[in-house]
Description
A computed fold for a 77-nucleotide RNA from Candidatus Berkelbacteria bacterium RIFCSPHIGHO2_01_FULL_50_36, annotated as transfer RNA. It matches the Rfam family "tRNA". By type it is a transfer RNA. Rfam describes the family as follows. Transfer RNA (tRNA) molecules are approximately 80 nucleotides in length. The coordinates come from a structure-prediction model, not an experiment, and the mean pLDDT is 80.
Parts: sequence; C1' cells; structure tokens
RNA sequence: GCCGGGGUAGCUCAGUUGGUUAGAGCACAACACUCAUAAAGUUGAGGUCGCGAGUUCGAUCCUCGCCCCCGGCACUA
Repeated sequence: GCCGGGGUAGCUCAGUUGGUUAGAGCACAACACUCAUAAAGUUGAGGUCGCGAGUUCGAUCCUCGCCCCCGGCACUA
C1' cells in the first nucleotide's frame, strides 16, 4: 500500500434489509433479607450508537471522507 472484519452503557456483546421508548449479561447504587457479610431477590442510574458530511419527512442502520483496533496479502532495507 491492497483486501476483509470490527468501533453501540464502566467491561463483554446483541440489535434493526430506515420509523413510536436503543437492549442483555456482568459490574455499580439503593431497598429488602441477615446478628453481620456474601449469595440469590426487587428497583434504579448509566449511551453525542468512533468523528464529520451527505441522502431522506425521518439515520445506530444507506452513501462518502477521516480516525482507531484485529486478521490476511504484498513490498522494502
């Protein structure tokens, strides 16, 4: 340099061939339980969906550019 995959909650990941409130598990907080702690239980908080632009009535989803991560191929001394 070329090709492919990925970037969504603190972490690990779903998601939708464009539409009403964007989710799960773990972690965190509160409550309840307990002599107490933990586990199991109930509730809650937490998101510019990598950044920017475009298309559209409407974009997490489609298009373009850029950034970052992973894998493969090639090149070089």